[in-house]
Model confidence (mean pLDDT): 84 of 100. Small-subunit ribosomal RNA from an uncultured bacterium, 1436 nucleotides, folded computationally. Its Rfam family is "Bacterial small subunit ribosomal RNA". Rfam links the family to the GO terms ribosome and structural constituent of ribosome. RNAcentral holds the sequence, with entries from ENA.
RNA sequence: AACGAACGCUGGCGGCGCGCCUAACACAUGCAAGUCGAGCGAUGAAGACUCCUUCGGGAGUGUAUGAAGCGGCGGACGGGUAAGUAAUGCGUAGGCAACCUGCCUCAAAGUGGGGGACAACCUGUCGAAAGAUGGGCUAAUACCGCGUAAGCUGUGAGUGUAAUAACUUUCAGUAAAGGCUUCGGCCGCUUUGGGAUGGGCCUACGUCCGAUUAGAUAGUUGGUGGGGUAAUGGCCUACCAAGGCUUCGACGGGUAAGGGGCCUGAGAGGGUGGCCCCUCACAAUGGAACUGAAACACGGUCCAUACACCUACGGGUGGCAGCAGUAGGGAAUAUUGGGCAAUGGGCGAAAGCCUGACCCAGCAACGCCGCGUGUACGAUGAAGGUCUUCGGAUCGUAAAGUACUUUUCUGGGAGAUGAGAAAGGACAGUAUCCCAGGAAUAAGCCUCGGCUAACUACGUGCCAGCAGCCGCGGUAAAACGUAGGAGGCAAGCGUUAUCCGGAUUUACUGGGCGUAAAGCGCGUGCAGGCGGUUCGGCAAGUUGGAUGUGAAAGCUCCUGGCUUAACUAGGAGAGGUCGUUCAAUACUACCGAACUUGAGGGCAUCAGAGGAAGGUGGAAUUCUCAGUGUAGCGGUGAAAUGCGUAGAUAUUGAGAAGAACACCAGUGGCGAAGGCGGCUCUCUAGCCUGACACUGACACUGAAGCGCGAAAGCCAGGGGAGCGAACGGGAUUAGAUACCCCGGUAGUCCUGGCCGUAAACGAUGGGCACUUGGUGUAGGAGGUAUCGACCCCUUCUGUGCCGCAGUUAACACGUUAAGUGCCCCGCCUGGGGAGUACGGCCGCAAGGCUGAAACUCAAAGGAAUUGACGGGGGCCCGCACAAGCGGUGGAGCAUGUGGCUUAAUACGACGCAACGCGUAGAACCUUACCAGGACUUGACAUGCACUGGACAGGCUAUGAAAGUAGUCCUCUCUUCGGAGCCGGUGCACAGGUGUUGCAUGGCUGUCGUCAGCUCGUGUCGUGAGAUGUUGGGUUAAGUCCCGCAACGAGCGCAACCCUUGUCUUUAGUUGCCAGCACUUCGGGUGGGCACUCUAAAGAGACUGCCGGUGAUAAACCGGAGGAAGGUGGGGAUGACGUCAAGUCAUUAUGGCCCUUACGUCCUGGGCUGCACACGUGCUACAAUGGCCGGUACAAAGGGUUGCCAAACCGCGAGGUGGAGCCAAUCCCAAAAAGCCGGUCUCAGUUCAGAUUGGAGUCUGCAAUUCGACUCCAUGAAGUCGGAAUCGCUAGUAAUGGCGCAUCAGCUACGGCGCCGUGAAUACGUUCCCGGGCCUUGUACACACCGCCCGUCACAUCACGAAAGUUGGUUUUACCCGAAGUCGAUGAUCUGACCUUCGGGAGGAAGUCGCCUAAGGUAAGGCCAAUGAUUGGGAUG
Repeated sequence: AACGAACGCUGGCGGCGCGCCUAACACAUGCAAGUCGAGCGAUGAAGACUCCUUCGGGAGUGUAUGAAGCGGCGGACGGGUAAGUAAUGCGUAGGCAACCUGCCUCAAAGUGGGGGACAACCUGUCGAAAGAUGGGCUAAUACCGCGUAAGCUGUGAGUGUAAUAACUUUCAGUAAAGGCUUCGGCCGCUUUGGGAUGGGCCUACGUCCGAUUAGAUAGUUGGUGGGGUAAUGGCCUACCAAGGCUUCGACGGGUAAGGGGCCUGAGAGGGUGGCCCCUCACAAUGGAACUGAAACACGGUCCAUACACCUACGGGUGGCAGCAGUAGGGAAUAUUGGGCAAUGGGCGAAAGCCUGACCCAGCAACGCCGCGUGUACGAUGAAGGUCUUCGGAUCGUAAAGUACUUUUCUGGGAGAUGAGAAAGGACAGUAUCCCAGGAAUAAGCCUCGGCUAACUACGUGCCAGCAGCCGCGGUAAAACGUAGGAGGCAAGCGUUAUCCGGAUUUACUGGGCGUAAAGCGCGUGCAGGCGGUUCGGCAAGUUGGAUGUGAAAGCUCCUGGCUUAACUAGGAGAGGUCGUUCAAUACUACCGAACUUGAGGGCAUCAGAGGAAGGUGGAAUUCUCAGUGUAGCGGUGAAAUGCGUAGAUAUUGAGAAGAACACCAGUGGCGAAGGCGGCUCUCUAGCCUGACACUGACACUGAAGCGCGAAAGCCAGGGGAGCGAACGGGAUUAGAUACCCCGGUAGUCCUGGCCGUAAACGAUGGGCACUUGGUGUAGGAGGUAUCGACCCCUUCUGUGCCGCAGUUAACACGUUAAGUGCCCCGCCUGGGGAGUACGGCCGCAAGGCUGAAACUCAAAGGAAUUGACGGGGGCCCGCACAAGCGGUGGAGCAUGUGGCUUAAUACGACGCAACGCGUAGAACCUUACCAGGACUUGACAUGCACUGGACAGGCUAUGAAAGUAGUCCUCUCUUCGGAGCCGGUGCACAGGUGUUGCAUGGCUGUCGUCAGCUCGUGUCGUGAGAUGUUGGGUUAAGUCCCGCAACGAGCGCAACCCUUGUCUUUAGUUGCCAGCACUUCGGGUGGGCACUCUAAAGAGACUGCCGGUGAUAAACCGGAGGAAGGUGGGGAUGACGUCAAGUCAUUAUGGCCCUUACGUCCUGGGCUGCACACGUGCUACAAUGGCCGGUACAAAGGGUUGCCAAACCGCGAGGUGGAGCCAAUCCCAAAAAGCCGGUCUCAGUUCAGAUUGGAGUCUGCAAUUCGACUCCAUGAAGUCGGAAUCGCUAGUAAUGGCGCAUCAGCUACGGCGCCGUGAAUACGUUCCCGGGCCUUGUACACACCGCCCGUCACAUCACGAAAGUUGGUUUUACCCGAAGUCGAUGAUCUGACCUUCGGGAGGAAGUCGCCUAAGGUAAGGCCAAUGAUUGGGAUG
């Protein structure tokens, strides 16, 4: 795009079309084929006329009509259907000298004279009926002789022909029907010849699917004779011959009416055959003939079968695939209508009759076409809906309203064409016209994530659902549902089914086969296809002209008719692999004649693991014998099994056996491939090269066929050294039916025969030609040169590498093509199922060849790219390992977490990167948790309205408090309007540590202070991308240098900042004191600012200098100077990004949720709970120590709600006290380890200090749950810690003390800082962990914590096998055999004719025979369904 459609929602009108696609299933009822009285006999109601009448009626005539009959014509058309049919069909073009043709038409001739019957009718018989039958009468255009015969038929002869034909002629045979009449004639009939029309037969070509259908055929193919037909013919029959068909697809199977056309498509094609037209076939199923011009007959006959109906049970009747209609089937398809008015048909002389053909109407949006559902104005942009950033936006000029129109609608009126000389119209009072009325009667459906035009809100929450493909939905869904809005189409709109297109996705036009699917393992070769040069002929292919045909309709164009269109009329065009004919001859074919270049042969050489058979050689292995010799050998990562004192291994000599041939040896050679390797002999095939005087296209390819064909395997017979499936043992391992080791059978070897497959690979079929090159190598030939050999040049054949053009998706190929062309063959068409099943062929078997489908998936695959990963490679780094020091893990305690418990034990954090973390301070508070008691505009903010006057505060009652109830006291300013402030009431709102860190901002952790991460332009690539950023060096560093299709740039690195280390300058109190003075001896005072110090500004370090190494570079190594040397030490500083990392409980914030509660207040409790597990710490286990006494030296901090001196009291915590200090001034404040003495003497101790009892101090409203500290007493575990694991490279580790934040106090042993004392070790980068760069492989990309294979278990689905069972179809043989034609018979019957009257001719019944439908029996073939069980497959 289309449709004979169906389904869902909806539906105003008209025109034109169209309507059982399924059950060729079964059919009730009505109708669909009759007509002619001018062919005939007979009957005859009513009416008419005539006559008669006994007035009751009777007779006759003609006309008309009805029923049946004889007879004629029609019924073979028209109408229906698509079962069968793959060719007895259809289409196109021809043929019939091999034929027929009623009615019609033209022409010629005729129509004389006789006869006998049968229906109807009358009368019997049988029967329920249908009907049958006997006797009797009768007419004809029914039937039968006779006469006539131009003609016709048959026969003979002649002419004639290739043969028929045609013509002439002899003999024989053979016709007829009348009717009507206006008497003119008309209609018939018979014979013959033409025509027209309609048929019959024959031929060529075309006409679906499969080879898992390859052979089929006995009347089969042909001939002769005969029969039969309208006619040819095995159409039939007898005899003879053995033919005819087939890979150009026979035979069998499946499916199917064919065509004009229709749909689609640019076309070529593909699909289709409903309506209309042509042809065929069929008429319940099967068979058969009769009649006839024509039938083997839809509404005829006979028979058989099935079904249905009637029946008196004896027997009968029927055939809607005609029009309506019914049941049934189905997703689905209409009225038991009107009319013969028109067109057409049958009969008739005609009037006319009949006609479900046809013309009309009805039903259905089933299709196509046309029209309408109003038009104009109308902004407070109404109300309402929806959304909202709350401002507004949108539906929207839409509505309302005002004015107008009337297609349609309703009412009324008029009213056709179709109809002919008149009458006669189903449609139809229809189309159409006029008038009136009134916007009146008339809009839906689908969609809105992309493809694809059209977006928001709410609901839902991987649910419900959507979906054509991709895919949506797991709490902010433009994808589900609803609404608003929008888009599309519109009386329709969507969905479904089907077909074509897109699809170059079966490729003729117009594809491919190295790796994506696809080259047979290789050769040979019949058929087939294709084929070199020249000349001549022919004209089949080819090309052109003419002509015939290709029905009509349809299609295209033009013109016309319905108001337009659809529809329709006229004209023209187009349409064929078509027929005939004429012409052309380039090419192809064919015929003939030549040629040599393709091909082959002869001659002369060459190289070679080419093949077959025989002979022969040495090395090695093993075994046997003998000698020497002694304890091991062997084997492995390490071992063990094994062998060995019965003498192994080792070694020497001799012998036996089998198999394979080291070195040479080479991307070397040969062969078609498989393949071929010691030497030699015999036989044998092929290739290459050279020079020609042979043949003369003999060529190439090759479906079938035939042959060869590694290894393994099979059969028979040998052989068997080594090796070695299976098997045994030993190891390894979680296991180890493996890898390793010790043994070892088939086999490997030979002969003969099978098998016929391989990653049989160059994953690349064969042949020929053409198209730049370079460089190896093997075998020849020629040239140059040379004394000669090399070298060098040219050329042929083979075999490699690199590369131009070109090709390719890329990789790659590239004269050995995967380039450019020609010829031939084979093969492919998404993945899986499956190279499976079934069938067939081959094989001894194993198995091979050929080779599907159901079902299932939306991918499977190729090449390349970027990452990530690897028990891949290279380079490099880091307290990463190693080298060291000290810890953790064991103990007790502290602290955090898990778990458990609980009314609650609040929440978060979970590998590194959660766990002394948020928390730099949980007794109340904090506090978020729990219990209980209370409040509700609220503990807190803003605004509005009303009200009160203060608020605060005091007091009383109650209570655990909060609160509740009451009481006392009562405002300020004022322009007098009110304003401010506060309380109460009400409304907006507050509030939430409720939820989502996976909706977010911000902040943070981590890789990692690792050296990386990118961009612009250019270039390369079809592209993803690459290059730069790789490479050579170097660095802590993508740091720098060099090179380079790259050149530059950015974020990172480094530097700039802070601190510390040295110096200088400035400044000199509260700091300092060298020198001077005083001194209570304290820098205390005067004085000074030199020093220390303080805190501001500067200097200094840059590989700057020297030497060496290095590419002369960057840089590195060493040195000098210097306080400091190669980043001086430390800090701050964290690229692009990763982890949906952490945080909604710091805060902010979207959505959701609560609103007398999930908000707020209060009291008490809890966060501290304890069988247990883990992390982080502290204290220890002691003598490098504990205790006692004495004594020395810091830094950095803090202090007014504060630090707190001296002095006194207390053993002590502390108390009293109050000086000083807002701090370089005073205080905290004692530094400790250290040093000097003393004591303890290796023990659970004078170590260690938990736990517990008692007594206290301090803070605080409060110390019970639940604080810290002090004193006395008590004195647990613990004697250095398993597997494992952590930190640290120098002022570091270790060790010692001091300070601060938080804070009333404190759980601080934590955190953050400060100074004192102060080490050891680093060979080195193999390994562990993490990281960086390059490279490689990849089936990974959520990226190895990836991906993924098979069994087993369960569920579902389709399929195969299966003892069988059932059905269909088909074949063969036999039996039976209806009806019927044909043949035989003539004993039975017999009207016409003949007769010599006896009978005969002819006919019929009957009987017999052949054929034969259906049926039966037996045996097969094929197909389908089903089947216990079973097999694999697919999906989850």